[in-house]
Molecule: FMN riboswitch aptamer (RFN element)
Organism: Planomicrobium okeanokoites
RNA sequence: UGAAUUCUUCGGGGCGGGGUGAAAUUCCCCACCGGCGGUGAGCAGCGCCCUGCUGCAAGUCCGUGACCCGUAUCCGCAGGAAGGCACCAAUGCUGCCUUCCUGCGGAUGCGGUGGAGCUGGUGAGAAUCCGGCACCGACAGUUAAAGUCUGGAUGGGAGAAGAAUUCA
Numbered sequence: 001u002g003a004a005u006u007c008u009u010c011g012g013g014g015c016g017g018g019g020u021g022a023a024a025u026u027c028c029c030c031a032c033c034g035g036c037g038g039u040g041a042g043c044a045g046c047g048c049c050c051u052g053c054u055g056c057a058a059g060u061c062c063g064u065g066a067c068c069c070g071u072a073u074c075c076g077c078a079g080g081a082a083g084g085c086a087c088c089a090a091u092g093c094u095g096c097c098u099u100c101c102u103g104c105g106g107a108u109g110c111g112g113u114g115g116a117g118c119u120g121g122u123g124a125g126a127a128u129c130c131g132g133c134a135c136c137g138a139c140a141g142u143u144a145a146a147g148u149c150u151g152g153a154u155g156g157g158a159g160a161a162g163a164a165u166u167c168a
Stems, first nucleotide, its partner, number of pairs: 001168010016030004031148002033137002035064004042056005059135002068112019117133005139151003
């Protein structure tokens, strides 16, 4: 330095002004915000004179997470069917057990769905730089339709930092 395992901590921002209205942070005008990893011709610092190290750098490029849907396995609950046992003189009822089926809920894995960029400049080269103008934003709720309010969520999470052990 790298790999594996375990543990700890961290891990999302934003409605301010005006208009209409009975009612809108939801509509209209102006405003405001941009998860995580990668890439990166930009910027800064250090080293130093050969191109090296470090940090920052994309909402709209490549991937990815929350939400939602499907599916497999496991667990729980409810219902049904079959078999067995108990009870009984016997059948039935009832109770218990086993197996199977269906429904609902939960956990884990896998899969699916899931938004948005053009243009001018510079240049050898622009999806990332500079300029201009655009565009996008889960679900449920609400005295009106929500990226910004409330809620699931004191949840989950891409991942980030650190520690321990083992291996190379």